Context: one part of a larger RNA
RNA sequence: GGACGAACGCUGGCGGUGUGCUUAACACAUGCAAGUCGCGCGAGAACGUCUCCUUCGGGAGGCUAGUAAAGCGGCGAACGGGUGAGUAACACGUGAGCGAUCUACCCGACGGUGGGGGACAACCCAGGGAAACUUGGGCUAAUACCGCGUACAGCGCUGGGAGUGAAGACCCAGCGUGAAAGCUGGCCUCUCCAUGGAAGCUAGCGCCGUCGGAAGAGCUCGCGGCCUAUCAGCUUGUUGGUGGGGUAACGGCCUACCAAGGCUAUGACGGGUAGCUGGCGUGAGAGCGCGAGCAGCCACACUGGGACUGAGACACGGCCCAGACUCCUACGGGAGGCAGCAGUGGGGAAUAUUGCGCAAUGGGCGAAAGCCUGACGCAGCGACACCGCGUGGGGGAGGAAGGCCUUAGGGUUGUAAACCCCUGUCAGACGGGACGAACCGUAUGUCGGCGAAUACCCGGCGUGCCUGACGGUACCGUCAGAGGAAGCUCCGGCUAACUCCGUGCCAGCAGCCGCGGUAAUACGGAGGGGGCUAGCGUUGUUC
Numbered sequence: 001g002g003a004c005g006a007a008c009g010c011u012g013g014c015g016g017u018g019u020g021c022u023u024a025a026c027a028c029a030u031g032c033a034a035g036u037c038g039c040g041c042g043a044g045a046a047c048g049u050c051u052c053c054u055u056c057g058g059g060a061g062g063c064u065a066g067u068a069a070a071g072c073g074g075c076g077a078a079c080g081g082g083u084g085a086g087u088a089a090c091a092c093g094u095g096a097g098c099g100a101u102c103u104a105c106c107c108g109a110c111g112g113u114g115g116g117g118g119a120c121a122a123c124c125c126a127g128g129g130a131a132a133c134u135u136g137g138g139c140u141a142a143u144a145c146c147g148c149g150u151a152c153a154g155c156g157c158u159g160g161g162a163g164u165g166a167a168g169a170c171c172c173a174g175c176g177u178g179a180a181a182g183c184u185g186g187c188c189u190c191u192c193c194a195u196g197g198a199a200g201c202u203a204g205c206g207c208c209g210u211c212g213g214a215a216g217a218g219c220u221c222g223c224g225g226c227c228u229a230u231c232a233g234c235u236u237g238u239u240g241g242u243g244g245g246g247u248a249a250c251g252g253c254c255u256a257c258c259a260a261g262g263c264u265a266u267g268a269c270g271g272g273u274a275g276c277u278g279g280c281g282u283g284a285g286a287g288c289g290c291g292a293g294c295a296g297c298c299a300c301a302c303u304g305g306g307a308c309u310g311a312g313a314c315a316c317g318g319c320c321c322a323g324a325c326u327c328c329u330a331c332g333g334g335a336g337g338c339a340g341c342a343g344u345g346g347g348g349a350a351u352a353u354u355g356c357g358c359a360a361u362g363g364g365c366g367a368a369a370g371c372c373u374g375a376c377g378c379a380g381c382g383a384c385a386c387c388g389c390g391u392g393g394g395g396g397a398g399g400a401a402g403g404c405c406u407u408a409g410g411g412u413u414g415u416a417a418a419c420c421c422c423u424g425u426c427a428g429a430c431g432g433g434a435c436g437a438a439c440c441g442u443a444u445g446u447c448g449g450c451g452a453a454u455a456c457c458c459g460g461c462g463u464g465c466c467u468g469a470c471g472g473u474a475c476c477g478u479c480a481g482a483g484g485a486a487g488c489u490c491c492g493g494c495u496a497a498c499u500c501c502g503u504g505c506c507a508g509c510a511g512c513c514g515c516g517g518u519a520a521u522a523c524g525g526a527g528g529g530g531g532c533u534a535g536c537g538u539u540g541u542u543c
Base pairs, nucleotide, nucleotide: 001543002542003541004540006539007538008537009536010535013389014388015387016386017385018384019382020381021347026345027344028343030342031341032340035075036074037073040072041071048063049062050061051060052059053058082300083299084298092224093223094222095221096220097219098218101217102216103215106213107212108211109210110209111208112207113206114148116146117145123138124137125136126135127134128133154177155176156175157174158173159172160171161170182205183204184203185202186201187200191198192197193196226272227271228270233263234262235261238260239259240258241257242256243255244254245253275297276296277295278294279290280289281288282287302323303322304321305320306319325336326335327334328333353379355378356377357376361375362373363372364371365370392422393421394420395419402413403412404411405410426484428479429478430477431476432475436470441465442464443463444462445461446460447459448458449457487532488531489530490529491528492513493512494511498527499526500525501524502523508515509514
């Protein structure tokens, strides 16, 4: 000199863009943060209102509405969001490999979607419990569940071929084995009842099998990046083999047996510290320090362990067990997990609102309308940082008054003020007022596909209408009037800026050298001056 997720002191006008628990991975009140689909399925209210009846208490029926809540089922909940505890490791980075692998949804291609069965919720009945909840019996639907049939390029076994350094990868044949689900809209040309429908046809969305793609994941290997030898030896599933098990998959991953190996001064093993990276800071560079924000990967979700479901988890807002803690209890037993967004206590030098909105972008579900989304978009708070702007401009000497100094003449504050002329940024008042909006949907026109069809349905394009949290914000215009807006630090040398008074080795200053003991430019005050400026200093850390 630079830098900062900073803090502290004094001071503080406006805006933009960023950024904000670095400490206790301490404990958490309250609300919200993951749902959605009625075009998979069965069932199905009430408030309210209308009509009728009425013994005036009420009753029945319709609408509300096949709506709401609940249930079965599907997809999602493994994403998104948080944190950095652990981890010195194939965790990360980079390069390579899997002839040892998986992949829901999406895209392309081929083939299929036949025919049956039995349940369980909801609901009803009965019971237990303070509650959380729960037991027994009965009824029922499905794209829920289970057989059967059929099936290829699938899978398994056997045989043959080709190929490789080798291998179960590739090709051919045989045997065996393994699938499925329907829903919605439209039409009546052919069959049937016949207004219209059924079958059927058709369009769309699905379902099953297989191959390929895209994207993602798992596994393996080379190389690379901390300190410590005041840690020198470490290891028994340890190192290798065989059989078996397990996994999507290789493997001591697991197991039985066999062999006795494996690692190590090129630092094993142990201890300490630490998430890694793109990057960030600094520096001419080499390097050194760091890993906040943003982005990629990893790990974790009260602590420890475990599996279930699933394409995917050993699963933050799932389950089970144990533990600590908190809460409820009728004492028998139960409930909970903010390292999601806000917010509270605590710790600390220190770090924000229990805000608005799904309008945009993105995500989940849905055919769609749409619903959900503390992701996100915005707003709020904080000079925390960077950037921009303002606190006025021009004129004005009899150089006013006052202050300070003085050699008492004067000097200085100082064009500074007053005063005159002007301007109108920002703040203020009034008025106008966005972009971000494209979609989706709907109406209409047109073109294409399907089709017997100028019906429908599907798709493309054009036009109109509809949709904004921010926000009456940005921005624009008008109005008034210099009006509302300057501080902090330093002045002995380093280092830019000097005098007076007070004090008298006292009180005090100080980054280093050093100042102060009666003339102190070094202490305290004043005047003056230097520097930076909505900041200025100090402290801390780092180059």
Annotation: A computed fold for a 543-nucleotide part of an RNA from an uncultured bacterium, annotated as small-subunit ribosomal RNA, 5' domain. Its mean pLDDT, the model's own confidence on a scale to 100, is 85. The RNAcentral record of the full RNA draws on ENA.